A computed fold for an 85-nucleotide RNA from Halanaerobium saccharolyticum subsp. saccharolyticum DSM 6643, annotated as c-di-GMP-I riboswitch aptamer. RNAcentral holds the sequence, with entries from Rfam and Ribocentre. Of the family's consensus pairs, 95% are formed in the model. The coordinates come from a structure-prediction model, not an experiment, and the mean pLDDT is 79.
RNA sequence: AUAUUUUAACGGCAAGAUAAUUGAAAAAUUAUUACGCAAAGACUUGAAUCUACGGAAUUUAUCUAUGAUUGUCAAGUUUGCCUCA
Numbered sequence: 001a002u003a004u005u006u007u008a009a010c011g012g013c014a015a016g017a018u019a020a021u022u023g024a025a026a027a028a029u030u031a032u033u034a035c036g037c038a039a040a041g042a043c044u045u046g047a048a049u050c051u052a053c054g055g056a057a058u059u060u061a062u063c064u065a066u067g068a069u070u071g072u073c074a075a076g077u078u079u080g081c082c083u084c085a
Base pairs, nucleotide, nucleotide: 004085012037013036016033017032018031019030020029021028022027035071041078042077043076044075045074046073047072048069049068050067054064055063056062
């Protein structure tokens, strides 16, 4: 120095809950807290899931993403902290 693996520290991220705001909804943002995460950093593609303002159909039921979720899954590109053995 590289690979594998383990523990601890610094720093970082923030599920859920509560409150406020935005939104038709799903959900998002902010504040407090902290279940967890070594890529739970950035980006691209596909699938899956949620919602249905509007639109389609209709007596109803229902269907539909152009709206959302990457902390649901898969593939790819790129950058990156510390340490026992």